[in-house]
The RNA shown here (Glycine riboswitch aptamer) has 116 nucleotides and comes from an Alphaproteobacteria bacterium.
It matches the Rfam family "Glycine riboswitch aptamer". Gene Ontology term of the family: glycine biosynthetic process.
The coordinates come from a structure-prediction model, not an experiment, and the mean pLDDT is 77.
The sequence was found by an Rfam model in a public genome assembly.

RNA sequence: UUGAUCCCUGCGGGAGAGAUCAUUGUGUCUGACUUAAGAGACGAUAUGGCGCCGAAGGAGCAACCGCCCCAAAAAAACGACGGGAAACUCUCAGGCAAACGGACCGCAGGAAGAUG
Numbered sequence: 001u002u003g004a005u006c007c008c009u010g011c012g013g014g015a016g017a018g019a020u021c022a023u024u025g026u027g028u029c030u031g032a033c034u035u036a037a038g039a040g041a042c043g044a045u046a047u048g049g050c051g052c053c054g055a056a057g058g059a060g061c062a063a064c065c066g067c068c069c070c071a072a073a074a075a076a077a078c079g080a081c082g083g084g085a086a087a088c089u090c091u092c093a094g095g096c097a098a099a100c101g102g103a104c105c106g107c108a109g110g111a112a113g114a115u116g
Stems, first nucleotide, its partner, number of pairs: 001116001005112001007110007018050001020049004027042004051096003057092001058090003064083003068079001
């Protein structure tokens, strides 16, 4: 000097699935009352039930590679074990109006840095 690759920050884009049911009921509003009693609506949160989604995270595996067995001199097939990808699969976690979040993509910046 080049700069594979990984990470961080900011901005923009960013899907899917019940604004579900029951109980609880912070708080707010309406009305009543001011001796007392007591109603209705909305509804944060929490718990439980049924139904769903997959793009935080997590998990599973194919080809292929290695090794063991077969094996007698050697080499195979099948098989066991290990490594091994995803936007596939699972649905533990998370999510199912808006908000938040969100794999991934684009732009800008920062810090490392293989290789030449």